[in-house]
This record gives sequence, structure tokens and C1' cells, in this order.
RNA sequence: CCUGAAAAGGGCAAACCCGUCGCGAGACGGGGACGCAAAGCCACGGGCCUCGCGGUGUGCAGUGCAGACGAGGUCGCCGGGUUACCAGGA
Repeated sequence: CCUGAAAAGGGCAAACCCGUCGCGAGACGGGGACGCAAAGCCACGGGCCUCGCGGUGUGCAGUGCAGACGAGGUCGCCGGGUUACCAGGA
């Protein structure tokens, strides 16, 4: 530096349930395991999601659609950056 077939010690923890926080996406703690070789860390690029604002359609009204803008969320969507255990190979 490459790889994750087999092995050892292990690690993390989706959905769902409970509690707390948040308008929300969602976050944190506990239970729980679908999965994960970086499912460790960083919102840097793209994506997706939420809220606000404005636009537009319809309407008495509830509201629907889409996204230029603002503020957020997601690193378990992809890419990038960075650090790292074990084994095999060069």
C1' cells in the first nucleotide's frame, strides 16, 4: 500500500417499544438486532428529508404542487477528508 476468503478477541446497532428533548426532519438514554470491515469521526460536494419564507394552482376554507432563497436534519444514501483493530498478500 492492497484485500476481507477463513480465524481470534471483540466492536457498532436498523425497524420496533419506553423515557427525555425538538414545531418538525430528527437527536440522546434504556431495551432490541436488520444489518455493518470503518455502521469510528468531519455536513466539504451531490442526494434525500424537515421547518420558514416567498412563488404558483385551486378554493369560502382546510390544502395541493414544485424549489431560486434562509435555517436545520441525515456520515446506516453516494463521493471526499481524516484516524484506527485483527488476518492475508505485496